Large-subunit ribosomal RNA, domain VI from an uncultured Bacteroidales bacterium, 264 nucleotides, folded computationally. Its Rfam family is "Bacterial large subunit ribosomal RNA". Model confidence (mean pLDDT): 82 of 100. The sequence was found in a public genome assembly.

Context: one part of a larger RNA
RNA sequence: CGCAGGAAAUUUGCGGAGGUCUGUCCUUAGUACGAGAGGACCGGGAUGGACACACCUCUGGUGUACCGGUUGUGGCGCCAGCUGCACCGCCGGGUAUCCACGUGUGGUUAGGAUAAGCGCUGAAAGCAUCUAAGCGCGAAGCCGGCUUCAAGAUAAGAUUUCCAUGGAGGGUCGUCGAAGACUACGACGUCGAUAGGCUGCAGGUGUAAAGGCAGUAAUGUCAAAGCCGAGCAGUACUAAUAGCCCGACACUUCUGAUAUGACG
Numbered sequence: 001c002g003c004a005g006g007a008a009a010u011u012u013g014c015g016g017a018g019g020u021c022u023g024u025c026c027u028u029a030g031u032a033c034g035a036g037a038g039g040a041c042c043g044g045g046a047u048g049g050a051c052a053c054a055c056c057u058c059u060g061g062u063g064u065a066c067c068g069g070u071u072g073u074g075g076c077g078c079c080a081g082c083u084g085c086a087c088c089g090c091c092g093g094g095u096a097u098c099c100a101c102g103u104g105u106g107g108u109u110a111g112g113a114u115a116a117g118c119g120c121u122g123a124a125a126g127c128a129u130c131u132a133a134g135c136g137c138g139a140a141g142c143c144g145g146c147u148u149c150a151a152g153a154u155a156a157g158a159u160u161u162c163c164a165u166g167g168a169g170g171g172u173c174g175u176c177g178a179a180g181a182c183u184a185c186g187a188c189g190u191c192g193a194u195a196g197g198c199u200g201c202a203g204g205u206g207u208a209a210a211g212g213c214a215g216u217a218a219u220g221u222c223a224a225a226g227c228c229g230a231g232c233a234g235u236a237c238u239a240a241u242a243g244c245c246c247g248a249c250a251c252u253u254c255u256g257a258u259a260u261g262a263c264g
Stems, first nucleotide, its partner, number of pairs: 001152001005163007015149004021049007033038001051106005059100003066093005071086006111143002117137004169246004173189005194239003197235005203228003211222004
């Protein structure tokens, strides 16, 4: 931009894409078969591999604005206590997130038409013959079945609802997001829990400082303390204010206005 008014939702599916994998064990059964050695079809069950998708409850990584320990050196006048730098100084842990080494799920079964092949009936050719007419079975393959995209499918589909300028709806702007390069998408904008703050809880670190007590002292203890990012709730304290912009056709009839008339 189109889809013969403008919108908001929900859809149909022309057509496209993906997937389709496979082992071992148990049983049937030491059966059929076979002199024996050996050893099934068919059917039933269990458990894996690789692959794919999803997720973070568990396990394990990551987690440079979380917590702790600790070395050297500098600073805060000194002690104590903090703090800068040294690869995040080094080291021990670690929420959310994102991950796999973790967890869950999947391939199945239908059905249809067939290939090689196997058949039925059956002539030409009194027989025979799966084929010439006719009919059937038969593959991980084909069409479907499963998942997904999908009306620019210009053949532009369908359904529902809303709107007629006193205007449906959309945008701009702002607060944001397990959405994201930008854009887009999604949530929210005071009729408000969208983000921050605060409070509580979960969770992480691991018992802060000061003081008391014990000990000559190091240290221990009173004490799960103190501190804390993203998590889950609650709460309008802060910021989402106010506004502005875009926004709907054609035909018919009647009335009125304007114009010399036409287009408008």